[in-house]
RNA sequence: GACAAAGGCAAACCUCGGGCAACCGAGGGGCGCAAAACCACGGGACCUGCAUCCUCAGGUCAGCCGGGUUACCGAA
Numbered sequence: 001g002a003c004a005a006a007g008g009c010a011a012a013c014c015u016c017g018g019g020c021a022a023c024c025g026a027g028g029g030g031c032g033c034a035a036a037a038c039c040a041c042g043g044g045a046c047c048u049g050c051a052u053c054c055u056c057a058g059g060u061c062a063g064c065c066g067g068g069u070u071a072c073c074g075a076a
Stems, first nucleotide, its partner, number of pairs: 001073001008033002013028006031063001037069003041066003044061006
């Protein structure tokens, strides 16, 4: 980051399975993505527990933002 090339990933939803839940895995399916590859470091949102409040503890989300690491092509 291109009216390029080769590709890649896969939203919602459906089915099956796991989890108290957020959510996750597999198959189907494609909304989209130049890192929609990976990482929970910072912020944020969500779930669970105690609790009058302030909090605290555990968990989830990388396709919420920032940051870190790595990767294909090579026009302007």

c-di-GMP-I riboswitch aptamer from a soil metagenome, 76 nucleotides, folded computationally. The coordinates come from a structure-prediction model, not an experiment, and the mean pLDDT is 87. RNAcentral holds the sequence, with entries from MGnify. Of the family's consensus pairs, 95% are formed in the model.